[in-house]
Small-subunit ribosomal RNA, 3' major domain from an uncultured bacterium, 470 nucleotides, folded computationally.
Context: one part of a larger RNA
RNA sequence: UGACGGGGGCCCGCACAAGCGGAGGAACAUGUGGUUUAAUUCGAUGAUACGCGAGGAACCUUACCCGGGUUUGAACGCAUUUCGACGUAUGGGGAAACCUAUAUUCUAGCAAUAGCGAUUUGCGAGGUGCUGCAUGGUUGUCGUCAGCUCGUGCCGUGAGGUGUCGGCUUAAGUGCCAUAACGAGCGCAACCCUUAUUGUUAGUUACCAGCAUGUAAUGAUGGGGACUCUAACAAGACUGCCAGCGUAAGCUGUGAGGAAGGUGGGGAUGACGUCAAAUCAGCACGGCCCUUACAUCCGGGGCGACACACGUGUUACAAUGGUGAGGACAGAGGGCAGCUACCUGGUGACAGGAUGCGAAUCCCUUAAACCUCAUCUCAGUUCGGAUCGAAGUCUGCAACCCGACUUCGUGAAGCUGGAUUCGCUAGUAAUCGCGCAUCAGCCAUGGCGCGGUGAAUACGUUCCCGGGCC
Numbered sequence: 001u002g003a004c005g006g007g008g009g010c011c012c013g014c015a016c017a018a019g020c021g022g023a024g025g026a027a028c029a030u031g032u033g034g035u036u037u038a039a040u041u042c043g044a045u046g047a048u049a050c051g052c053g054a055g056g057a058a059c060c061u062u063a064c065c066c067g068g069g070u071u072u073g074a075a076c077g078c079a080u081u082u083c084g085a086c087g088u089a090u091g092g093g094g095a096a097a098c099c100u101a102u103a104u105u106c107u108a109g110c111a112a113u114a115g116c117g118a119u120u121u122g123c124g125a126g127g128u129g130c131u132g133c134a135u136g137g138u139u140g141u142c143g144u145c146a147g148c149u150c151g152u153g154c155c156g157u158g159a160g161g162u163g164u165c166g167g168c169u170u171a172a173g174u175g176c177c178a179u180a181a182c183g184a185g186c187g188c189a190a191c192c193c194u195u196a197u198u199g200u201u202a203g204u205u206a207c208c209a210g211c212a213u214g215u216a217a218u219g220a221u222g223g224g225g226a227c228u229c230u231a232a233c234a235a236g237a238c239u240g241c242c243a244g245c246g247u248a249a250g251c252u253g254u255g256a257g258g259a260a261g262g263u264g265g266g267g268a269u270g271a272c273g274u275c276a277a278a279u280c281a282g283c284a285c286g287g288c289c290c291u292u293a294c295a296u297c298c299g300g301g302g303c304g305a306c307a308c309a310c311g312u313g314u315u316a317c318a319a320u321g322g323u324g325a326g327g328a329c330a331g332a333g334g335g336c337a338g339c340u341a342c343c344u345g346g347u348g349a350c351a352g353g354a355u356g357c358g359a360a361u362c363c364c365u366u367a368a369a370c371c372u373c374a375u376c377u378c379a380g381u382u383c384g385g386a387u388c389g390a391a392g393u394c395u396g397c398a399a400c401c402c403g404a405c406u407u408c409g410u411g412a413a414g415c416u417g418g419a420u421u422c423g424c425u426a427g428u429a430a431u432c433g434c435g436c437a438u439c440a441g442c443c444a445u446g447g448c449g450c451g452g453u454g455a456a457u458a459c460g461u462u463c464c465c466g467g468g469c470c
Stems, first nucleotide, its partner, number of pairs: 008470006015461002019424005026315008034306002042053002064301007076124004082118003087104007106115003126290002129288003135284002137279003140275001142273001147186006153162003166177003192267004197235007207224002211222003238261001241255001242253004304443001317417001321376007333364003338357002342353004383414001388409007430453007
């Protein structure tokens, strides 16, 4: 100077408390440990690993294992040798990769030669092999916490201190006052995006009030520029006004006005640094190692195993519910090797036709919870759907290992979960569905978004945890 204390003071945070809903018990999904295995590729491991890298493991991916091949090699450059090919067709071997046989076969030029392609040799290859404790870059975390520093001056022999402390205040080292300090930088805040209100401009593919046309019905048509909406530019919120308190900064208010009030809500934005934190397997890169193999191609298998243990989820255990019938209302996205209206067939997954749309135009797209009616009457049930059997559909060269979906049958555990533990303060929690990326298909119950319905509680800061200042 820091750090630490079951030292003190002050102050924050879903930290506790007050509430609501979960996890821990069940089945299944998924990740991990362990075990097993020819292999079950590798990495991530308290918080900060464990639905994580992986935003798609049947082949490929793929790095692992077994077996079969290749050796200047899968790609490219330079030089060089030989050839006229490469390819195509037909054979043979083979699981394929590949090996091999036969036939056919370049361009320009008279030619030398040049070009093109293959081949030989040589030089550069290749390595998801090791080291994240040699590194770059990127990332997590403390933490969106309010801190971390510098110049000059002053103090101190010096390390250092001061400034940055004190009082008040703030979400904030945010400000005000005071002051051997005076200033400044990185952070804070603001500037950026989005959302909430209004205006102006502009009306197509969006809209339809009034006027017409038309239909069984529909902005369908003429037309309109009002409304909704779209998207550009403006306005608007600043403690600006009022009252009280205060020297000030500022605080308080069923205050006024206002769509919005004291940072309006959300996002992007992460200071100096910490953890020799993570990543050599995204990429790059030093060093080391392999070079007929630790390189590379192919077929098959594995990454999907299963006495068990843990994490994260999904579905439930029911009547605030299940089932059947009828009815209503979104937002945000995506679409040509695509999304597909409509018609027909099928109980259905889907199939066969057919049409529109590179899309504010057409399609995905009937949202579901909700409302109405009916039924079930507390039961392992008309709850729950695991598991298994049978028959199918689709994608794909191919669904045995190892895909999803449909129909019929089967109908397990489970009657609200011990100690303990997690999330959340408002359009939040809870609950309901919809979309997208990846993607042939999909093991998605995951991830990222979108809207619908829509709560309870906060006395307070003694205690637990983390953090800031003295």
Overview: The RNAcentral record of the full RNA draws on ENA.